Predicted 3D model of a 99-nucleotide RNA (c-di-GMP-I riboswitch aptamer) from Paenibacillus tyrphae. The model forms 94% of the base pairs in the Rfam consensus.

RNA sequence: GUACGAUAAUAGCAAACCCGUUGAAAGAUGGGGACGCAAAGCUUCAGGGGCUAAUGAAUUUGCCGAAGACGCAAAUGCCGAUGCCAGCCAGCUGCCGAU
Numbered sequence: 001g002u003a004c005g006a007u008a009a010u011a012g013c014a015a016a017c018c019c020g021u022u023g024a025a026a027g028a029u030g031g032g033g034a035c036g037c038a039a040a041g042c043u044u045c046a047g048g049g050g051c052u053a054a055u056g057a058a059u060u061u062g063c064c065g066a067a068g069a070c071g072c073a074a075a076u077g078c079c080g081a082u083g084c085c086a087g088c089c090a091g092c093u094g095c096c097g098a099u
Stems, first nucleotide, its partner, number of pairs: 004097002012037002017032006035087001041092003047089002049085003054082001056079001058076006
C1' cells in the first nucleotide's frame, strides 16, 4: 500500500415505535428510544432499483349556455415526478488493525 474484518481499542450513527413541527402523500426534521451498522459518513436530472401521486392527463357525471366549443365542479384511480428513499445496490471519501 492492497485485500480483509476480532466477542480488540477509541470514537460515532440510530430501525421500529411514541410525541412535536412540516408535507397532498411518500417522506423530512427536533426530542425520546435502540433493531441494527466498518462506512448506517457524503453524493439522487445527467447509473440501476424502490416509494408516493398533489398538479397534470384520462374517463364519467353535473353546472353554465339556445347549442357547440371553451370554462368550472365532483367522482374514479389504470397513467404520470416537476416530490422522495444513500438504513436497496452504486459512486466518492475515510478511523482502527487480530489476521

The prediction has a mean pLDDT of 77.